This is a predicted structure of an 88-nucleotide RNA (c-di-GMP-I riboswitch aptamer) from a Gemmatimonadota bacterium. Rfam family: c-di-GMP-I riboswitch aptamer. Gene Ontology term of the family: cyclic-di-GMP binding. Its mean pLDDT, the model's own confidence on a scale to 100, is 88.

RNA sequence: CGCUGCUCAGAGCAAAGCCGCCGAAAGGCGGUGGCGCAGAGCUACGGGACUAAGGCGACAUCGUCGCUAUGUCCGCCGGGCCGCCAGC
Repeated sequence: CGCUGCUCAGAGCAAAGCCGCCGAAAGGCGGUGGCGCAGAGCUACGGGACUAAGGCGACAUCGUCGCUAUGUCCGCCGGGCCGCCAGC
């Protein structure tokens, strides 16, 4: 340096649920919790998914419905960046 995660050490992260806060929502943050994770560290770059405030359109005018990301998800997949231990 490359490959691998069978084995070792010391650690790390934290799903659902519940509580509080923020947000139109998706979702996020803190606490609790611990399903799991060898990148469950970072990055919305490609694909994908979620939401639809605002905008546009239709019906109609209380309003309802449809479309739309500039919003969100890296614990959906891939790419990029950085990184621990061990084995080969």